[in-house]
RNA sequence: CUCUUAUCCAGAGCGGUAGAGGGACUGGCCCUUUGAAGCCCGGCAACCUACACUUGUUGUAAGGUGCUAACCUGAGCAGGAUUUCUUGUAAUCCUGAUCGAUGAGAG
Numbered sequence: 001c002u003c004u005u006a007u008c009c010a011g012a013g014c015g016g017u018a019g020a021g022g023g024a025c026u027g028g029c030c031c032u033u034u035g036a037a038g039c040c041c042g043g044c045a046a047c048c049u050a051c052a053c054u055u056g057u058u059g060u061a062a063g064g065u066g067c068u069a070a071c072c073u074g075a076g077c078a079g080g081a082u083u084u085c086u087u088g089u090a091a092u093c094c095u096g097a098u099c100g101a102u103g104a105g106a107g
Base pairs, nucleotide, nucleotide: 001107002106003105004104005103006102007101008100013041015040016039017038021031022030023029025076026075028073042068043067044066047064048063049061050060051059052058053056077096078095079094080093081092082091083090
């Protein structure tokens, strides 16, 4: 990097450092000098893993990852419903896909 598969409405700092960006992409919207990213510490979680016994939709969390604003921040593609409308369309909502993220496995 590619493929397979599972999950994505829960949870997590009033800390230190740093000093201008960040939220994957597009265009919106939003966060941010009342301090962004990164790093450190703390925390959450339970995919892998380890252990336990009441053996399961179980519990605990030392280890490997991960995560720690907003449902994957709403939308993007397809279908449907409702409302508006002279038509085109627009708005709102629902379902599915795509995209993305993370784990595990394979090449």
This is a predicted structure of a 107-nucleotide RNA (SAM riboswitch aptamer (S box leader)) from Listeria floridensis.
Rfam family: SAM riboswitch aptamer (S box leader). About the family: The SAM riboswitch is found upstream of a number of genes which code for proteins involved in methionine or cysteine biosynthesis in Gram-positive bacteria.
The coordinates come from a structure-prediction model, not an experiment, and the mean pLDDT is 81.
Taxonomically the source falls in Listeria (Bacteria, Bacillota, Bacilli, Listeriaceae).
RNAcentral holds the sequence, with entries from Ribocentre.